This is a predicted structure of a 178-nucleotide RNA (Lysine riboswitch aptamer). Model confidence (mean pLDDT): 80 of 100. It was read from a public genome assembly, where an Rfam model found it.
[in-house]
């Protein structure tokens, strides 16, 4: 010196990534809640079917007016705080809620197991969430930045071309070999 080994530890990348509060705007004059009117037998409990509860001729749905009248997810600054597969997603399985039982189920939360993505932006009347034309997610295109390795040059920078974070950079352990 070199090879292994998802080995340890400390770092880089940048409008880096996620959390937790605080203010704001928007959600909305919505939803609800009284009242007045028409109306005149149904409504609610995530969809359907059955139960079962609850309201309701002391007046249901609905409609229309008046009066009052919210919040929750997400979004923007600002402090924080914990990191660098940080985090984000897809696809199956399991369990908990959502009044009981049934499914072609749905909606959420958690757990596992296998995938994809180095990072960010901007475009897309193409999809889905979403009140949205905000913003997120998937999918495609472009740009910009960092890394590694091949090659080239005017050479610690610049150019091509290619690989992914089970990656790079520095150090240290252990074990093989010379």
């Nucleotide at each position: 010196c070199g090879u292994g080994a998802a080995g340890a530890u400390a770092g880089a990348g940048g409008c880096g990534c996620g959390g937790u509060u605080u203010u704001u705007a928007a959600g909305a004059g919505u939803a609800c809640a009284u009242g007045u009117a028409u109306g005149g037998a149904g409504a609610a409990g995530a969809u359907u079917g059955g139960a079962c509860u609850u309201c309701u001729g002391u007046g249901a749905a609905a409609u229309a007016c008046a009066u009052g009248g919210a919040a929750a997810g997400g979004a923007a600054a600002a402090a924080u705080c914990g990191c660098c597969g940080a985090a984000a997603g897809a696809a199956a399985a399991a369990a908990u809620a959502g009044u009981c039982c049934a499914a072609u189920u749905c909606u959420a939360u958690u757990u596992u197991u296998u995938c994809u993505u180095g990072g960010u932006u901007c475009u897309g009347c193409u999809a889905c969430u979403g009140a949205a034309u905000a913003a997120g997610u998937a999918c495609a295109g472009a740009a910009c930045u960092g890394u590694c390795a091949a090659g080239a040059g005017u050479u610690a920078c610049u150019c091509u071309u290619g690989g992914a974070g089970a990656g790079c950079u520095a150090u240290c352990u252990c074990a093989c070999u010379g």